[in-house]
Molecule: c-di-GMP-I riboswitch aptamer
Organism: Thermincola ferriacetica
RNA sequence: UCCCGAUAAAGGCAAACCCGUCGAAAGGCGGGGACGCAAAACCACGGGUCUAAAGCGUGGUGGCGGUUGGCCACGAAACCGCUGUAAUGCUAUGACAGCCGGGUUGCCGGA
Numbered sequence: 001u002c003c004c005g006a007u008a009a010a011g012g013c014a015a016a017c018c019c020g021u022c023g024a025a026a027g028g029c030g031g032g033g034a035c036g037c038a039a040a041a042c043c044a045c046g047g048g049u050c051u052a053a054a055g056c057g058u059g060g061u062g063g064c065g066g067u068u069g070g071c072c073a074c075g076a077a078a079c080c081g082c083u084g085u086a087a088u089g090c091u092a093u094g095a096c097a098g099c100c101g102g103g104u105u106g107c108c109g110g111a
Stems, first nucleotide, its partner, number of pairs: 003110003012037002017032006035098001041104003045101003048096003055090004060085009
């Protein structure tokens, strides 16, 4: 140095949950709290998972405008266009390193 990890020692981290805070959300951060962890330290590179604000679509509905009868007026209806919006599908440029692999760094020891 590699490899290995103990009923050793010194220390370390902190799941769920709760509170606060940021975020559209997933989730992050701080405090409490410990299920666990020898890389549960760091990096989204490959796979995977989560979310879907923006974007694109579907479609219900509201508003506005337009078209349509042998002629005129008014109304209704149907259709078309534009636009707002509940719902819903796709989508990462968002996220997860405590899902797996990979990369980087590192404490104690060889009982």